RNAcentral holds the sequence, with entries from ENA. Transfer RNA from a Bacteroidota bacterium, 74 nucleotides, folded computationally. The gene name in the source record is trnP.
[in-house]
RNA sequence: CGGGACGUGGCGCAGUCAGGCAGCGCGCUUCGCUGGGGGCGAAGAGGUCCCGAGUUCAAAUCUCGGCGUCCCGA
Numbered sequence: 001c002g003g004g005a006c007g008u009g010g011c012g013c014a015g016u017c018a019g020g021c022a023g024c025g026c027g028c029u030u031c032g033c034u035g036g037g038g039g040c041g042a043a044g045a046g047g048u049c050c051c052g053a054g055u056u057c058a059a060a061u062c063u064c065g066g067c068g069u070c071c072c073g074a
Base pairs, nucleotide, nucleotide: 001073002072003071004070005069006068007067010026011025012024013023020057028044029043030042031041032040033039050066051065052064053063054062
């Protein structure tokens, strides 16, 4: 320098192909069961979906540009 994959709550990821409420597990907070811990159950908080622009009634998803990580090639 060229090509490819990935970027979504604190952590690990799904959702993208085929645009339409932002979800799952773990963790966290509160409450209940328990003498307590652990465990189980119930409720809750936490996200401008890496950044910017465009298309669209509507973008995590499509298009373009950038940034970061990893891989391959020269």